[in-house]
Context: one part of a larger RNA
RNA sequence: CUGGGCGUAAAGGGCACGCAGGCUGUGCCGUAAGUCGGCUGUUAAAAGAUGCGGCUUAACCGUGUUUUGCAGUCGAAACUGCGGUGCUGGAGUAUCGGAGAGGCAAGUGGAAUUCCCAGUGUAGCGGUGAAAUGCGUAGAUAUUGGGAAGAACAUCGGUGGCGAAGGCGACUUGCUGGCCGAUAACUGACGCUCUUGUGCGAAAGCCAGGGGAGCAAACGGGAUUAGAUACCCCGGUAGUCCUGGCGGUAAACGAUGAAUGCUGGGUGUGCGAGUAGAGAUACUGGCGUGCCGUAGUUAACGCGAUAAGCAUUCCGCCUGGGGAGUACGGUCGCAAGAUUGAAACUC
Numbered sequence: 001c002u003g004g005g006c007g008u009a010a011a012g013g014g015c016a017c018g019c020a021g022g023c024u025g026u027g028c029c030g031u032a033a034g035u036c037g038g039c040u041g042u043u044a045a046a047a048g049a050u051g052c053g054g055c056u057u058a059a060c061c062g063u064g065u066u067u068u069g070c071a072g073u074c075g076a077a078a079c080u081g082c083g084g085u086g087c088u089g090g091a092g093u094a095u096c097g098g099a100g101a102g103g104c105a106a107g108u109g110g111a112a113u114u115c116c117c118a119g120u121g122u123a124g125c126g127g128u129g130a131a132a133u134g135c136g137u138a139g140a141u142a143u144u145g146g147g148a149a150g151a152a153c154a155u156c157g158g159u160g161g162c163g164a165a166g167g168c169g170a171c172u173u174g175c176u177g178g179c180c181g182a183u184a185a186c187u188g189a190c191g192c193u194c195u196u197g198u199g200c201g202a203a204a205g206c207c208a209g210g211g212g213a214g215c216a217a218a219c220g221g222g223a224u225u226a227g228a229u230a231c232c233c234c235g236g237u238a239g240u241c242c243u244g245g246c247g248g249u250a251a252a253c254g255a256u257g258a259a260u261g262c263u264g265g266g267u268g269u270g271c272g273a274g275u276a277g278a279g280a281u282a283c284u285g286g287c288g289u290g291c292c293g294u295a296g297u298u299a300a301c302g303c304g305a306u307a308a309g310c311a312u313u314c315c316g317c318c319u320g321g322g323g324a325g326u327a328c329g330g331u332c333g334c335a336a337g338a339u340u341g342a343a344a345c346u347c
Stems, first nucleotide, its partner, number of pairs: 004318003007301002012315001014200004021193003025087007033080002035076008048066007090190001091187003094183005102176007109153001113149008124135002161168002205246006214240002219235004257314006265292007273284004296303002320347003329340004
C1' cells in the first nucleotide's frame, strides 16, 4: 500500500470559521481532455508464461501466441471533464409572525451571611460519635433597631429553554448573534467537507491593578489512632469576585466527527402553522427534546428516523501490553507547562 476498524475492546480532533484540495442537483446543445473501439508504427533476440510438436521420459530443443506499453491516425459520445443556454427541488434573500438562563454593557432589588453602633438580657455559647481547641462577666450566644460590605440569586424550575462547544438562571433598559413557522415574491447550484491557518475555549494556575462578606488548598491548633503529614472539629492565607493581559488543558462525554438521502410504529414534553368545530377539543404536518420498541444491526451490552440500520462525500484517528504521553529535538509560554513525539529493553 491492499485490507479491517474507531459508544464500552486500540482509535472521533474540545468547538467553530474557512483558503488550497477532494466531492457536487436537474434539462438541452456543443466539444472530445479522461473513457471505449478499429488500423498503422514501435515494443531486438534470448529468457518468462502458455498451446502444439521433436529426442523412449525429463532436463533440453523447435514452432505459434503473449510482449498488457508508447506514439500516430480514423471513429463512438453513455459517463467524468470543459464551453454554452435553461430549470427549481439543494443553498440563499425578502415579507409576516414567534419562543428563548444566547452574548455584551449600564442601572436597580430583596432574602441570607459577616462585621460595626445602640437597646433588652445573663452565664454560658459553639462544636462532636463523644470531646477538646475556640468565643464569653472587658457582657458573648439569644433578641430588637440602625448602618456597612462583598458574593450568590430561594420559590417559579421542568430527562423545560438557548448556545458551535466551553457554557448560560433576580429585575429593568440599551446594543447585538443565531433559530423556528408561514408565504412561495426574488436569485438560480451560489453547495458539502476541510490538511495548513485563524478564532472561541470549564476549573485550577500566572502577570499588573483593584476588591475581599462567606467559603477555603497551604499552614496552626484540638481530637481520633499503634501512628494519622488524613477523614471529624476550631481557626486561617493564597484563591474564589472585578478590570486588562497570559495560559489552552478536562471523564472538554452522547466516552458516538460534519453533511445529505432513505427505512414500520407507540407514548410524553417545548415552540410555530393548518383543517374541522360555537367551544372544550380532535386531526394533519414542521422544528426541537425524552422514553419504549419493528425490521435491521452488534462480540455482547445495547442502538433502533436524535441509529450504533441502509448508502454517498470529505476530514480526524487506531494497529499487542509495559517502557511512555516519557527522552531528545522543534514550536509556543513570564513560569507552571502545552504541543509534536520515539528507541533500547522487557513480557

This is a predicted structure of a 347-nucleotide part of an RNA (small-subunit ribosomal RNA, central domain) from an uncultured bacterium. It matches the Rfam family "Bacterial small subunit ribosomal RNA". Model confidence (mean pLDDT): 87 of 100. The full RNA is in RNAcentral, with records from ENA and SILVA.